[in-house]
RNA sequence: GCGCAGGUAGCUCAGCGGUAGAGCGACUGGUUUACACCCAGUUGGUCGGCGGUUCAAUCCCGUCCCUGCGCACCA
Repeated sequence: GCGCAGGUAGCUCAGCGGUAGAGCGACUGGUUUACACCCAGUUGGUCGGCGGUUCAAUCCCGUCCCUGCGCACCA
């Protein structure tokens, strides 16, 4: 340099045009002498950035940035 996969909640990931979700975590309450477990609830997001298409974009298109893998180059 080229190609492929990925970037979504604090973490691990789903969702792939029509109001963004799960598990874990954190917090509050219940329970307990207390802690843990358990139960109930709460908390959570510029969907990597910028443009474009569309009535409507996390989703489609262009471009840039970041991560991983493969290929090429390596005086």
A computed fold for a 75-nucleotide RNA from a Verrucomicrobiota bacterium, annotated as transfer RNA. Rfam family: tRNA. From the family's description: Transfer RNA (tRNA) molecules are approximately 80 nucleotides in length. Rfam classes the family as a transfer RNA. Its mean pLDDT, the model's own confidence on a scale to 100, is 84.